Predicted 3D model of a 349-nucleotide RNA (Bacterial RNase P class A) from a Spirochaetota bacterium. The source organism's lineage runs through Bacteria, Pseudomonadati and Spirochaetota. Its Rfam family is "Bacterial RNase P class A". From the family's description: Ribonuclease P (RNase P) is a ubiquitous endoribonuclease, found in archaea, bacteria and eukarya as well as chloroplasts and mitochondria. Its best characterised activity is the generation of mature 5'-ends of tRNAs by cleaving the 5'-leader elements of precursor-tRNAs. Cellular RNase Ps are ribonucleoproteins. The family's RNA type in Rfam is ribozyme. Model confidence (mean pLDDT): 78 of 100.
């Protein structure tokens, strides 16, 4: 210098002008007996690392539920972390990469069932297309599975011996199986002896095994509650006329059988849930390889309801993806700059 791998931080800054939401800070004004409410000013504060997808796991709320089981659904190497998880950490195994590293639903196929297109002789209980060897003049018959060919996958691999040619037929090594032993919490790994190969693949196919598992989501739900109509109760009224109309009052005229109050359920609307003390965040120390846990100290950090978090100017500039709506823990996806560590190649010293 080039090509890669892993990780962390930030997400624009400063100034001026104008504006918006919240305020549990202060002050002022108005209303109210009061609690308090409304308005104004000053101050404070005001999106994210993903607020996104809504894919998992929880909190919380309502509904359901005696207990147990089945069915259904989910997860799936081992150990640990966590409130919990399909997340995270560490380890094992397999695959990919020269490597740093990355990826893996990664339990069980000698419990049973199913499936395997096309090609191929043959796809799971057997078989032989070309070939090879033997017999035969030939046709053909027999032996064989080394080699070729088909396929995603071909009946242990490879070498030697052996043989007519071959073949676990025999032997060494590897693989596989059984038993034993050692290391490890375990997954698993190392080793020994025996076995001549039995047990092909597929479980994000049914299934078996182990563990987990009610449903709906803040439009959950709780409270207050206008108006109108229905219902119930009380009071009152029909010539001894309630009440209504004639612009207010009195008289008068006309109409006239209802009228008033309360309860009740709950609509509009409002308040809460909901934004300040919690699985919270930051820092130090201790324990741990780590995820994380604990102690101590500090901080309080947007909260709307058609939805605020903005606009303009100047300097500077690389400024991307993108806008909270009950709240957390994750995963995934989108995306800009800078930094750190590591690997490989090349060149120079």
């Nucleotide at each position: 210098g080039g090509a890669g791998g892993g990780g962390a931080c930030c997400a624009c800054g400063c100034a001026g002008c104008a504006g918006c939401g919240c305020u549990g800070g202060c002050c002022c004004g108005c209303c109210g007996c009061g609690a308090g409410g409304c308005g104004g000013g000053c101050g404070g504060u005001g999106a994210g690392g993903a607020a996104a997808g809504u894919c998992c796991g929880a909190a919380c709320a309502c509904c359901g539920c005696a207990g147990g089981g089945c069915a259904g659904g989910g997860u799936g190497c081992c150990g640990g972390g966590u409130a919990a998880c399909g997340c995270c950490c560490g380890g094992g195994c397999g695959c990919c990469g020269c490597g740093a590293g990355g990826c893996g639903a990664u339990g069980g196929a000698a419990a049973g069932u199913g499936c395997a297109a096309c090609a191929g002789a043959a796809a799971a209980g057997a078989u032989a297309c070309c070939g090879c060897c033997c017999c035969g003049c030939a046709a053909g018959g027999g032996g064989u599975a080394a080699g070729g060919g088909u396929g995603a996958a071909a009946u242990g691999g490879c070498g030697a011996g052996g043989u007519a040619a071959g073949a676990g037929c025999u032997c060494a090594c590897c693989g596989c199986g059984u038993u034993c032993c050692c290391a490890g919490u375990a997954a698993u790994g190392a080793g020994a002896a025996c076995g001549g190969c039995a047990u092909g693949g597929u479980a994000a196919a049914c299934c078996c095994c182990a563990c987990c598992u009610g449903g709906u989501g803040c439009a959950a739900g709780a409270c207050c509650a206008a108006g109108u109509a229905a219902g119930c109760a009380g009071c009152u009224g029909a010539u001894u006329g309630a009440g209504a109309a004639c612009g207010g009052c009195c008289c008068g005229u006309u109409c006239g059988a209802g009228g008033c109050u309360g309860c009740g359920g709950g609509u509009a609307g409002g308040u809460c849930g909901c934004a300040c003390g919690g699985a919270a965040c930051c820092g130090u120390a201790u324990g741990g390889c780590g995820a994380c846990a604990u102690c101590c100290g500090g901080u309080c950090a947007a909260g709307a309801u058609a939805g605020a978090u903005u606009g303009c100017u100047g300097c500077a500039u690389a400024a991307a993806c993108a806008g909270a709506a009950u709240u957390c823990g994750g995963c995934u996806u989108a995306u800009g700059u800078c930094c750190c560590c590591c690997u490989c190649c090349u060149a120079u010293c």